[in-house]
């Protein structure tokens, strides 16, 4: 130095241009002498970052950053 993939909740992925989700894991509470395991309920996101396109963007499209991969 050229081309590709990745980027969404602490974490581990999902989300066909119209309501931002699960699973774990926090918290609170139910059950127990008491812990575990199990119900029930809440909280936790600037969808990397900046424009763009659109009635409308996590989703399209350019730039950037970070990372992994291939090629010299």
């Nucleotide at each position: 130095a050229a081309g590709g993939a990745u980027a969404u909740a602490a974490c581990u992925c999902a989300g066909c241009g119209a309501u931002a989700g699960a699973g774990u894991g926090c918290c609170a509470u139910c059950c127990u002498g008491a812990c575990a395991u199990g119900g029930u309920g809440g909280a936790a996101g600037u969808c990397a970052u900046c424009a763009g396109u659109u009635c409308g963007a996590g989703c399209c499209u350019g730039a950037u950053u970070a990372u992994c991969c291939c090629u010299a």

The RNA shown here (transfer RNA) has 72 nucleotides and comes from Gossypium trilobum. It matches the Rfam family "tRNA". Rfam describes the family as follows. Transfer RNA (tRNA) molecules are approximately 80 nucleotides in length.